[in-house]
Predicted 3D model of a 371-nucleotide RNA (Bacterial RNase P class A) from uncultured Psychrosphaera sp. It matches the Rfam family "Bacterial RNase P class A". By type it is a ribozyme. RNAcentral holds the sequence, with entries from MGnify. The organism belongs to Psychrosphaera, within Bacteria.

RNA sequence: AGACGGCCAGACAAUCGCUGCUUUGUCGUUGUGUACUUCGAGUACAGACGGGCAAAGGGGAGGAAAGUCCGGGCUCCAUAGGGCAGGGUGCCAGAUAACGUCUGGGGGGCGCGAGCCUACGACCAGUGCAGCAGAGAGUAUACCGCCGAUGGCCUGUUUACAGGCACAGGUAAGGGUGAAAGGGUGCGGUAAGAGCGCACCGCGCGACUAGUAAUAGUUCGUGGCACGGUAAACUCCACACCGGAGCAAGUCCAAAUAGGCUUCCUAUAGGCACGGCCCGUGCUGGAAGCGGGUAGGGCGCUUGAGCCUUGUAGCAAUGCAAGGCCUAGACGAAUGAUUGUCCACGACAAAACCCGGCUUAUCGGCUGUCU
Numbered sequence: 001a002g003a004c005g006g007c008c009a010g011a012c013a014a015u016c017g018c019u020g021c022u023u024u025g026u027c028g029u030u031g032u033g034u035a036c037u038u039c040g041a042g043u044a045c046a047g048a049c050g051g052g053c054a055a056a057g058g059g060g061a062g063g064a065a066a067g068u069c070c071g072g073g074c075u076c077c078a079u080a081g082g083g084c085a086g087g088g089u090g091c092c093a094g095a096u097a098a099c100g101u102c103u104g105g106g107g108g109g110c111g112c113g114a115g116c117c118u119a120c121g122a123c124c125a126g127u128g129c130a131g132c133a134g135a136g137a138g139u140a141u142a143c144c145g146c147c148g149a150u151g152g153c154c155u156g157u158u159u160a161c162a163g164g165c166a167c168a169g170g171u172a173a174g175g176g177u178g179a180a181a182g183g184g185u186g187c188g189g190u191a192a193g194a195g196c197g198c199a200c201c202g203c204g205c206g207a208c209u210a211g212u213a214a215u216a217g218u219u220c221g222u223g224g225c226a227c228g229g230u231a232a233a234c235u236c237c238a239c240a241c242c243g244g245a246g247c248a249a250g251u252c253c254a255a256a257u258a259g260g261c262u263u264c265c266u267a268u269a270g271g272c273a274c275g276g277c278c279c280g281u282g283c284u285g286g287a288a289g290c291g292g293g294u295a296g297g298g299c300g301c302u303u304g305a306g307c308c309u310u311g312u313a314g315c316a317a318u319g320c321a322a323g324g325c326c327u328a329g330a331c332g333a334a335u336g337a338u339u340g341u342c343c344a345c346g347a348c349a350a351a352a353c354c355c356g357g358c359u360u361a362u363c364g365g366c367u368g369u370c371u
Stems, first nucleotide, its partner, number of pairs: 001371008010342007018060002021057007028049002032046005062348001066359002069357005074246004086242002088239003091105005106120001107118004121236002126234002128230002143175002145171003150168002152165005183201006202225001203223005208217003250299004260290006270284005306325008343346001
């Protein structure tokens, strides 16, 4: 100078608050017991509390409480079984309640290194896409260049031969364009060239060996050899992956008022309706009980895949065993305010059913291992 982890998150004191818990006191209440009584209830004592108030003691935000992006518990609803559709995941093995997380390993990329990053199945099943530049962008292309063996034309009078032109044509060595131009280097070869041939390197395929596997190999054989890129394009493949909604889930207790049901009472009374009258039928009253539900209150709510220490299995994530600990639980929503002293002058931000992760924000400080 740097890489990877772990821990802390201004300190201390006083005073005054807020909110749970425990204890005590006091007031209240009666679903409790006993005794007394004027037998209606009341009174007294004790107890209890689903309560009020007061005092004392003790507890009271985070590493991310955040974003709500994944996974699970829990609750209610739905649900024979199987398939399709849709979604998710995507190198291999393991961990776990589960995961898109974590651990170890493999491939690829970056770094001198510690180390870091990686959506990393398949484009020889099919379909699609590729701006600009460039002659040509996919079983390719001839712009410049090279050649012009072969054919053509011209010259040397002529067959032959030689020279020339660069018209047909050949050519992917060289230049140029581009992110990318259909293996690389060398020798041979050729008119010039070209895996056209050969050697080495690289690549494909198969075998063998190592490994649980991904994969690897200074191994063996074989093929002159691109089969281009793109699947966070459709698609295909694999999966012993996937029901929905969320604590305002849900559940219990339960006024007043209105309405519902049942039983009883009252009169065979009155009123209203059936056009008027008679008959008849229905509705309308009071009391008690029941059930639903609203206000309100309780539970859910914090003892949990919990935390710490030690041992043990494992490279590790993590599992197992023993011992110890209890560490917010509010609901118009507490966790604060003031003062004093000190320093390195204090960041990001604050629970709301609970956990495991990921991501993002963060003044600084301490510490371990390594380059």